[in-house]
RNA sequence: AUGAGCCUUUGGGGCAAGGUGAGAAAGAUUAAUCUUUCGAUUCCUGACCGGCGGUAGAGCCCGCGAGCCGUAUGGCUGAUCCGGUGUAAUUCCGGUGCCGACAGUAUAGUCUGGAUGGGAAAAGGCUAGU
Numbered sequence: 001a002u003g004a005g006c007c008u009u010u011g012g013g014g015c016a017a018g019g020u021g022a023g024a025a026a027g028a029u030u031a032a033u034c035u036u037u038c039g040a041u042u043c044c045u046g047a048c049c050g051g052c053g054g055u056a057g058a059g060c061c062c063g064c065g066a067g068c069c070g071u072a073u074g075g076c077u078g079a080u081c082c083g084g085u086g087u088a089a090u091u092c093c094g095g096u097g098c099c100g101a102c103a104g105u106a107u108a109g110u111c112u113g114g115a116u117g118g119g120a121a122a123a124g125g126c127u128a129g130u
Stems, first nucleotide, its partner, number of pairs: 001130002004127007015046001017045003023038006047110002049100002051064004059098002067076003081095004102113003
């Protein structure tokens, strides 16, 4: 230095904004109805976020993990273009877009929950070998 086995640690971020008001509560009234208060990080506007490996530095290129299906080998699974520089970039720079599991709840990438879980992988150590 290299591959193997084992051990330890690490291993996911993000609305305290404005609007609307489903609905709830209290009060008044014989009642219809009226008044007040509360009420969405889910709707609308705006804001914000981006796991791991590869590769010219990547949420949207290739793959992995997560998630879903299956007893299991395994299968399924989201999204970008244009211009510039350069040997090389869907990765950088400028511009313009797009995507984001399941359950709960007023319809959720950002809240709560499964989860003090799982996990690709990263760092370090030990063992024997080449």
Source information:
A computed fold for a 130-nucleotide RNA from a Bacillota bacterium, annotated as FMN riboswitch aptamer (RFN element). Of the family's consensus pairs, 100% are formed in the model. The source organism's lineage runs through Bacteria, Bacillati and Bacillota. The coordinates come from a structure-prediction model, not an experiment, and the mean pLDDT is 84. It matches the Rfam family "FMN riboswitch aptamer (RFN element)". Rfam describes the family as follows. The RFN element is a highly conserved domain that is found frequently in the 5'-untranslated regions of prokaryotic mRNAs that encode for flavin mononucleotide (FMN) biosynthesis and transport proteins.